[in-house]
RNA sequence: AGCGACAAACGGCAAACCCGCUGCAAGGCGGGGACGCAAAGCCACGGGACCUACACGGUCAGCCGGGCUACCGAAC
Numbered sequence: 001a002g003c004g005a006c007a008a009a010c011g012g013c014a015a016a017c018c019c020g021c022u023g024c025a026a027g028g029c030g031g032g033g034a035c036g037c038a039a040a041g042c043c044a045c046g047g048g049a050c051c052u053a054c055a056c057g058g059u060c061a062g063c064c065g066g067g068c069u070a071c072c073g074a075a076c
Base pairs, nucleotide, nucleotide: 002076003073004072012037013036017032018031019030020029021028022027035062041068042067043066045065046064047063048060049059050058051057
């Protein structure tokens, strides 16, 4: 550096669903809640999906790839 364990950390994040706010919408934010996640941290660069005020527009990073950053340390 790769890699990723029935390891460790009263460790981290948090799907569906419910409540509130917000947006035309997809969706976003906050609270509750945990299906999961070793980058489920960040970035729309490529593919893909989604929205409609169809614009020279927008959303999704928990769809895949890619980039950047990061905790821990068994085996290889």